The RNA shown here (Lysine riboswitch aptamer) has 168 nucleotides and comes from uncultured Dysosmobacter sp. Its mean pLDDT, the model's own confidence on a scale to 100, is 78. Lineage of the source: Bacteria > Bacillati > Clostridia > Oscillospiraceae > Dysosmobacter.

[in-house]
């Protein structure tokens, strides 16, 4: 070069199951009150719309913890193509502007986990995603020093398109 096997460690993801929470929310139900083309644009409906008390009362996404299962560019992010026509500015219609959710392609970006400050999603002080910072840590190069030596300690500094071991 090629194959094939491997390591980091609070490693990565997925699928079940069950618990907080979501939420005393939403819908509904009474009764009383406000208002009547509001708003990003144009239209428009008639008791639809909005609040307050009171009963009645959920779900999904996410999260945690256990068990499985594939795995170490695992896996994120980013771009792009399509699927649904989801969600929020509005009570609808049509359009405009943001967000989300899946299924594929593209490869440059990101060793990996913590903690923090700031943006993002989110119902959220939970989580999770960015970008900087900051210690730790694994790898491998340079430098110094310890060791017969395997090797270890110290600084410095790349990056996984690295890094070891084997075969050819």
């Nucleotide at each position: 070069u090629g194959a094939u096997a491997g390591a980091g460690g609070c490693g990565c993801g997925g699928c079940c199951a069950a618990u907080a929470a979501g939420a005393g929310u939403a819908c509904c139900c009474a009764u009383c009150c406000c208002g009547c083309a509001a708003a990003c644009a144009g239209g428009c409906a008639a008791c639809g719309g909005g609040g307050a008390u009171g009963g009645c009362g959920a779900a999904a996404g996410g999260c945690u913890u256990g068990g499985c299962c594939g795995c170490c560019g695992a896996g994120g992010g980013g771009c792009u193509u399509c699927c649904a026509a989801c969600c929020g500015c509005u009570g609808c219609c049509u359009g405009g502007c943001g967000g989300g959710g899946g299924a594929g392609g593209c490869a440059a970006c990101c060793g990996g986990g913590c903690c923090g400050u700031c943006g993002g999603a989110u119902a959220a002080g939970a989580u999770c995603c960015g970008c900087c910072g900051g210690a730790c840590u694994g790898u491998c190069g340079c430098c110094c020093g310890a060791g017969u030596g395997a090797u270890c300690g110290g600084g410095c500094g790349g990056a996984g398109c690295g890094c070891u071991g084997u075969c050819a």
Rfam family: Lysine riboswitch aptamer. Gene Ontology term of the family: lysine biosynthetic process. About the family: Riboswitches are metabolite binding domains within certain messenger RNAs that serve as precision sensors for their corresponding targets.